């Protein structure tokens, strides 16, 4: 890189390095030389996966199964400006709503 599947209107920053763009595209809007994006430390925030524990269900197999919860856990990821920042794309007669698309983040897979 691609493919599934789940979530995406919650929540969480100080220092240091650096020095001109930055918020994914596109518009808008807004962030920055009172130093942004970015990279390091530290710390916070978060329970998707892992680990503990525990409730219901379920099986020609009763098992360390299998399924759907609940709780505790920061050990693997993730995050820590604004709703995925708002729109924009495609359908539904659609500016407002829904769905899907795109994008992020996890698990698994190729």
């Nucleotide at each position: 890189u691609c493919c599934u599947u789940a979530u995406c209107g919650a929540g969480a920053g100080u220092g240091g390095c650096g020095g001109a763009g930055g918020g994914a595209c596109c518009g808008g809007c807004c962030c920055g030389u009172u130093g942004a994006u970015g990279c390091c430390a530290c710390a916070a925030c978060a329970a998707c996966c892992a680990c503990c524990g525990u409730g219901c269900g379920u099986c020609u197999u009763c098992g360390u199964g299998c399924g759907c919860g609940c709780g505790g856990c920061a050990g693997g990821u993730g995050c820590u400006a604004a709703a995925u920042c708002c729109g924009a794309g495609c359908a539904g007669u659609a500016c407002u709503c829904u769905g899907c698309a795109a994008g992020a983040u996890a698990a698994g897979g190729a």